[in-house]
C1' cells in the first nucleotide's frame, strides 16, 4: 500500500414523573433514544514554511448529520418446489418451505428559520418532525417475541498481486 483471497473477531440505544382507567412502560402531559458507510465552514494531534512573536499559511491523520446521498434489518412483492381446496384442466386461491433481487423507490421514513462565512438542509442558537412485523386486560421508537438469528460494515491475522 490494494481492484484480491482465506480465517477469526466485533457488529442497536431509549419509560423516569404525573393523569385517566377495572386494565396503559401501549391513550393523554411532560421525558429518553438514534444501526453502516459516503459527504463537510467541526474539534484535535503530528509535520512544514513564514513572522512584527500577535498570528498567517499549507501538508497528513483522526473526529463530525436519525430528518443531504447511499446501504442494512423487518414486512410485503417476485420465483422454484410442495400441500389442500375449486377448475372451464390454462390454471386460481389459501398455506407451508427454499432461494433471488439496480424492486432504480412497495409499505417507507423525517427539516426548518435565524446567524456566522467565499462556501453550511452538517457549525451555533431555535423551533419541528420520523420511527418494521407478530404479541398484550388498552392503542407500543422505548414492554415481550421471531434473535444465543440476520445483516449493512469495522477491525485483526497470514496469503497473494504491485
Nucleotide at each position: 500500500a490494494g481492484a484480491c483471497g482465506u480465517u477469526c473477531u466485533c457488529g442497536g440505544g431509549g419509560c423516569g414523573g404525573g393523569g385517566u382507567g377495572a386494565a396503559a412502560c401501549u391513550c393523554c402531559c411532560c421525558a429518553c433514544c438514534g444501526g453502516c458507510g459516503g459527504u463537510a465552514u467541526u474539534g484535535a494531534a503530528g509535520g512544514g514554511a513564514u513572522u512584527u512573536c500577535g498570528g498567517u499559511c499549507c501538508c497528513u491523520c483522526c473526529u463530525a448529520a436519525g430528518c443531504c446521498c447511499g446501504c442494512g434489518a423487518g414486512c410485503g412483492c417476485c420465483u422454484u418446489c410442495u400441500u389442500a381446496u375449486c377448475c372451464a384442466c390454462g390454471g386460481a386461491u389459501a398455506g407451508g418451505a427454499a432461494g433471488g433481487g439496480u424492486c432504480a423507490a412497495g409499505c417507507a421514513g423525517a427539516u426548518c428559520c435565524g446567524g456566522u462565512g467565499a462556501g453550511a438542509c452538517u457549525c451555533c442558537g431555535g423551533a419541528g418532525c420520523c420511527g418494521a412485523c407478530g404479541g398484550u386486560c388498552a392503542u407500543a421508537g422505548u414492554c415481550c417475541g421471531g434473535a444465543u438469528g440476520a445483516g449493512a460494515g469495522a477491525g485483526a491475522a497470514c496469503g497473494c498481486a504491485g
The prediction has a mean pLDDT of 76. The RNA shown here (FMN riboswitch aptamer (RFN element)) has 162 nucleotides and comes from Gluconobacter cerinus.